[in-house]
RNA sequence: GCGGGUGUGGUGGAGAGGCACCACGCCGGGCUCAUAACCCGGAGACGCCGUUCGAAUCGGACACCCGCC
Numbered sequence: 001g002c003g004g005g006u007g008u009g010g011u012g013g014a015g016a017g018g019c020a021c022c023a024c025g026c027c028g029g030g031c032u033c034a035u036a037a038c039c040c041g042g043a044g045a046c047g048c049c050g051u052u053c054g055a056a057u058c059g060g061a062c063a064c065c066c067g068c069c
Stems, first nucleotide, its partner, number of pairs: 001068007010024004018053001026042005048060003
């Protein structure tokens, strides 16, 4: 220098233009003599810029990882 992959709650994943979902964790309640387990409810996220009426999704740059030279 070239190519590819990845970037989403605290953590690990899903989500292929119009609803951000799941598990664990966290908070509150229930159950229990109590803890755990179990049940109910809740808070919490799309790295940046652009395109578009509308972007997690498309483009670009950036960062990280892998490969080639």

A computed fold for a 69-nucleotide RNA, annotated as transfer RNA. The RNAcentral record of the sequence draws on ENA. Rfam family: tRNA. Rfam classes the family as a transfer RNA. The same sequence occurs in records of 4 taxa.